Notes:
FMN riboswitch aptamer (RFN element) from Bacillus solimangrovi, 148 nucleotides, folded computationally. The coordinates come from a structure-prediction model, not an experiment, and the mean pLDDT is 79.
[in-house]
RNA sequence: GUAUUCCUUCGGGGCAGGGUGGAAAUCCCUACCGGCGGUGAUGAAACGAAUUGUUUCUUAGUCCGUGACCCGUCUGCUAGUAUUGCAGCCGGUGGACCUGGUGAAACUCCGGGACCGACAGUUAAAGUCUGGAUGGGAGAAGGAAAAA
Numbered sequence: 001g002u003a004u005u006c007c008u009u010c011g012g013g014g015c016a017g018g019g020u021g022g023a024a025a026u027c028c029c030u031a032c033c034g035g036c037g038g039u040g041a042u043g044a045a046a047c048g049a050a051u052u053g054u055u056u057c058u059u060a061g062u063c064c065g066u067g068a069c070c071c072g073u074c075u076g077c078u079a080g081u082a083u084u085g086c087a088g089c090c091g092g093u094g095g096a097c098c099u100g101g102u103g104a105a106a107c108u109c110c111g112g113g114a115c116c117g118a119c120a121g122u123u124a125a126a127g128u129c130u131g132g133a134u135g136g137g138a139g140a141a142g143g144a145a146a147a148a
Base pairs, nucleotide, nucleotide: 004145005144006143007142008141009140010139017029018028019027031128032127033117034116035066036065037064038063043057044056045055046054047053061115062114070092071091072090074088075087076086077085097113098112099111100110101109119131120130121129
């Protein structure tokens, strides 16, 4: 005690009420939810004689990225055989914001009004039910080793 390597643990929330119907937590009214990293004018604390100071923590579903799902090339594994199974790298696809205020500055603050949400399944179309998933995962915390 940094790069880097390894280990362990952790790592997603939500249809209550009503309408129609033979049937809907799937339609309609209404309700509810918001992964991870970054940015950041929010908020809090500490230091300082003090400030337009410094430090720490914290602040976006719709900004910049990113993960799950899906698609493809390539590589590998198992098998008698893989164009079909499984795994890995890389690439691709993949949703959504305006307005008023304050201000030097806001798509992040405050007010208001909007909008978005993989795939498969289902007596009827799903962000919220069931399933792949006791999976994967962006990453987070702790520990061990450890250069230049």
Of the family's consensus pairs, 100% are formed in the model. The organism belongs to Bacillus, within Bacteria.